Predicted 3D model of a 546-nucleotide part of an RNA (small-subunit ribosomal RNA, 5' domain) from a metagenome.
Context: one part of a larger RNA
RNA sequence: GAAUGAACGCUGGCGGCGUGCCUAACACAUGCAAGUCGCACGAGAAAUCUUUAGCUUGCUAAAGAUAGUAAAGUGGCGCACUGGUGAGUAACGCGUGGAUAAUCUCCCUUCGAAUCGGGGAUAACAUUGCGAAAGCGAUGCUAAUACCGGAUAAUAUCAUGAGUACCCCGGUAUUCAUGAUCAAAGGUGGCCUCUACAUGUAAGCUACUGUUUGAAGAUGAGUCCGCGUACCAUUAGCUUGUUGGUAGGGUAAUGGCCUACCAAGGCUACGAUGGUUAGCUGGUCUGAGAGGAUGAUCAGCCACACUGAACUGACACACGGUCCAGACUCCUACGGGAGGCAGCAGUGAGGAAUCUUGCGCAAUGGGGGAAACCCUGACGCAGCAACGCCGCGUGAGUGAUGAAGGCUUUCGGGUCGUAAAACUCUGUCAAGUGGGAAGAAACUAUUCCGUGCCAAUACCACGAAAUACUGACGGUACCACUGAAGGAAGCACCGGCUAACUCCGUGCCAGCAGCCGCGGUAAUACGGGGGGUGCAAGCGUUAUUC
Numbered sequence: 001g002a003a004u005g006a007a008c009g010c011u012g013g014c015g016g017c018g019u020g021c022c023u024a025a026c027a028c029a030u031g032c033a034a035g036u037c038g039c040a041c042g043a044g045a046a047a048u049c050u051u052u053a054g055c056u057u058g059c060u061a062a063a064g065a066u067a068g069u070a071a072a073g074u075g076g077c078g079c080a081c082u083g084g085u086g087a088g089u090a091a092c093g094c095g096u097g098g099a100u101a102a103u104c105u106c107c108c109u110u111c112g113a114a115u116c117g118g119g120g121a122u123a124a125c126a127u128u129g130c131g132a133a134a135g136c137g138a139u140g141c142u143a144a145u146a147c148c149g150g151a152u153a154a155u156a157u158c159a160u161g162a163g164u165a166c167c168c169c170g171g172u173a174u175u176c177a178u179g180a181u182c183a184a185a186g187g188u189g190g191c192c193u194c195u196a197c198a199u200g201u202a203a204g205c206u207a208c209u210g211u212u213u214g215a216a217g218a219u220g221a222g223u224c225c226g227c228g229u230a231c232c233a234u235u236a237g238c239u240u241g242u243u244g245g246u247a248g249g250g251u252a253a254u255g256g257c258c259u260a261c262c263a264a265g266g267c268u269a270c271g272a273u274g275g276u277u278a279g280c281u282g283g284u285c286u287g288a289g290a291g292g293a294u295g296a297u298c299a300g301c302c303a304c305a306c307u308g309a310a311c312u313g314a315c316a317c318a319c320g321g322u323c324c325a326g327a328c329u330c331c332u333a334c335g336g337g338a339g340g341c342a343g344c345a346g347u348g349a350g351g352a353a354u355c356u357u358g359c360g361c362a363a364u365g366g367g368g369g370a371a372a373c374c375c376u377g378a379c380g381c382a383g384c385a386a387c388g389c390c391g392c393g394u395g396a397g398u399g400a401u402g403a404a405g406g407c408u409u410u411c412g413g414g415u416c417g418u419a420a421a422a423c424u425c426u427g428u429c430a431a432g433u434g435g436g437a438a439g440a441a442a443c444u445a446u447u448c449c450g451u452g453c454c455a456a457u458a459c460c461a462c463g464a465a466a467u468a469c470u471g472a473c474g475g476u477a478c479c480a481c482u483g484a485a486g487g488a489a490g491c492a493c494c495g496g497c498u499a500a501c502u503c504c505g506u507g508c509c510a511g512c513a514g515c516c517g518c519g520g521u522a523a524u525a526c527g528g529g530g531g532g533u534g535c536a537a538g539c540g541u542u543a544u545u546c
Stems, first nucleotide, its partner, number of pairs: 001546004006542005013392006019385002021350001026348003030345003035077003040074002048065008084304003093229008103221002108217007116150001118148002125140006156181012186209006195202003230276003237267003242264008279301004283294004306326002309322001328339004356382001358381003364378001365376004395425004405416004429487001431482005439473001444468004449463004490535005495516003501530005511518002
């Protein structure tokens, strides 16, 4: 000199864009942060209103609306994303480059094939038992795209046999034959061309969607390897599933991953083993560079979810799931239960130190749904904080009687100083008043047209047009008008380094100090005044890095 997620002191006008628990991975009150689908399914209220009837005249009963709505249940998909934190980890964790001839992949895209026919339950519900509660049972009823058999079966899987191609030479790909094994679920809209007739139904047709099973792709993930990746040798030897082989198990998959047997290996001064510290990277800071330091925000990967295991599932050994144990906290009728903010706010504690228990789903993105739509503390915004960077302002011009006043003086004067006053202007910002965008176009609905599909002018899909609907921010940005004080300057320094000097006070005292050093009676070095210098809504100090 530059820099910081900074803190402290004094001071403080505005705006834009960012940033904001570095400490206790300490403990957490309260609210919210993951739901959605009635076009899978069975069932299904009530308040209230209307009508009718009865009479006791404001009640009772019935029917209808509310409404196939609310709330609950079965089922599907999602909850493995998003969001948080950096405790652990010196490791194939990360970075980079490869391998997978050792693998999986829900949803999505493309191309095929199939969707036949049965069965038994169960929740909800009803009745009921126990319990303070959390909740746990018993009996009975019912449905499905829930569950379970059967049929069908290839270009799937497996086995055997034969052939071809390739190379890394024992595997891969592929073809053929034989045998074995494995599947399914419907829903919604429209229609009458065909069939039956009972003429609006059944079957059927048709469209969309879902289901089953394959192939390919895309996406995502798993695994393995080369190289690189902190300090200590005042850590020198370490290792028995250890190193390798055979066989088997296990996995989506290779492998001592696991087991049995066999062999006795394997690593190491090119630093094993041990210890300490640490998430890694793109980057960031600094520097002419080489380097050094660092890993907040943003982005990629990893790990974790109070400390330890498995289930479900395409994906988890799962932050807001389950189970068991432990520590801790809470409720209790003492029998027993409940909980997990390293999600967003917020509280306590710790600390030099770090924000609102805000608004909205309008935009972007995500989940569900055919869609409308619902959910979304992701996100978009607003709030607080000079924490940082950037921009703007605190007025401009003229103005000497060099006013008053302060300080100083050799008492003549000098200086603050064109500074002020005064006059003429301007109108940024703040304040007030008035006007006022863009972020919104899609989806969807309606109308109309065209095309496709079809038996069809229906339905549906696609395309085009018109109209309608949607803004948290927001009293927004921006524009116009009013309007120079009555709203807007401080902080540090002035001995040398280092830009800037005098007076008074003090008298080795009080004090200053980054280094040299000042102070013991004329202190440009202490404290104050005047003046000056430097930065400026900041200025200094402290800490840390280069």